Molecule: transfer RNA
Organism: Schizosaccharomyces japonicus yFS275
C1' cells in the first nucleotide's frame, strides 16, 4: 500500500426494514433469612461519528478505532 471483518447498557451477546432494541452476568431496591449467601420480584442503564435512502433502519456510503490476510 491492497483486500476484508467487527463496532449495540458497566461486561458479553442477539435483533427477515416494522411492539417501548431482547437475553445473560453485573449494579440498585424490596421479599425471604437471627445475620449473610442462595432464591424470588421490581427497577435504572446502550445502537462509534457524520451524511444518504426510507413512512420507518440495526440498511448504504465516508470517516474513526480495533483485528485478520496479502504485499
Nucleotide at each position: 500500500g491492497g483486500u476484508u471483518g467487527u463496532a449495540u447498557g458497566g461486561u458479553g451477546u442477539a435483533a427477515c426494514g416494522g411492539u417501548u432494541a431482547g437475553c445473560a452476568c453485573g449494579c440498585g431496591a424490596g421479599a425471604u433469612u437471627c445475620u449473610g449467601a442462595u432464591u424470588c420480584u421490581c427497577g435504572a442503564g446502550a445502537c462509534c461519528u457524520g451524511g444518504g435512502u426510507u413512512c420507518a433502519c440495526u440498511c448504504c456510503c465516508a470517516g474513526u478505532a480495533c483485528g485478520a490476510c496479502c504485499u